Notes
c-di-AMP riboswitch aptamer (ydaO/yuaA leader) from a PVC group bacterium, 183 nucleotides, folded computationally. The coordinates come from a structure-prediction model, not an experiment, and the mean pLDDT is 78. Lineage of the source: Bacteria > Pseudomonadati. It matches the Rfam family "c-di-AMP riboswitch aptamer (ydaO/yuaA leader)". About the family: This family represents a conserved RNA structure found upstream of the ydaO and yuaA genes in Bacillus subtilis and related genes in other bacteria. A reference for the family is Barrick et al. (2004), "New RNA motifs suggest an expanded scope for riboswitches in bacterial genetic control", Proc Natl Acad Sci U S A.
[in-house]
RNA sequence: GUUCUUUGUCUGCUCAAUGGCCCGGUGUCUUCCGGGUCAACGGGGGAACCGAUCUCCCUUUCGCCCGGCGCAUCCCCAUUUUGCGACGGACGGAUGGGUCGGGGCGAACGGCGCAGCGGCGCCAAGAGCACUUACUGGCUCAAGCCCGACAGCUAACCUCGUCAGCGCGCACAGCAAGGGCAA
Numbered sequence: 001g002u003u004c005u006u007u008g009u010c011u012g013c014u015c016a017a018u019g020g021c022c023c024g025g026u027g028u029c030u031u032c033c034g035g036g037u038c039a040a041c042g043g044g045g046g047a048a049c050c051g052a053u054c055u056c057c058c059u060u061u062c063g064c065c066c067g068g069c070g071c072a073u074c075c076c077c078a079u080u081u082u083g084c085g086a087c088g089g090a091c092g093g094a095u096g097g098g099u100c101g102g103g104g105c106g107a108a109c110g111g112c113g114c115a116g117c118g119g120c121g122c123c124a125a126g127a128g129c130a131c132u133u134a135c136u137g138g139c140u141c142a143a144g145c146c147c148g149a150c151a152g153c154u155a156a157c158c159u160c161g162u163c164a165g166c167g168c169g170c171a172c173a174g175c176a177a178g179g180g181c182a183a
Stems, first nucleotide, its partner, number of pairs: 006183005012166003018039008040162006050152001056098003060094004065089003069085004101150001102147004110123005126141004131178003135174003
């Protein structure tokens, strides 16, 4: 150094949400905060081919068309023409606001019942439970938010995030296999 056997052990978890370097501030012996950059992890937009065929409400404003009304003009024994103004309606464009149209992040698709709303209870696709995986049993979650009429897939390319919430010989346990560390 390698192989085998035995015993012990496995302090972080959910989430993409972590690590390095540089600068500045603070602290004063290496903590904390901010900025930048690189990597890693994650999201969105975005051709061809294929697929799809839908487009709401309100405010302001512009253009065009129609309608009747008012005024002026043209015409002068039959009456038409032209222009302007405000109002109403239809269509189109621009701008701002909204959202039971559509779409996105996420495991959190949905269903049933009660209730005056907010909500409550039950079921449930799916998700999580401490080195990893499989099996068995158990427990918990099954929310929330965003875009703003608009986005299918999508190479190149463009762009965004790195929060938040928990736990501490117990955070689920048993069994099997594998892995790391120690003897």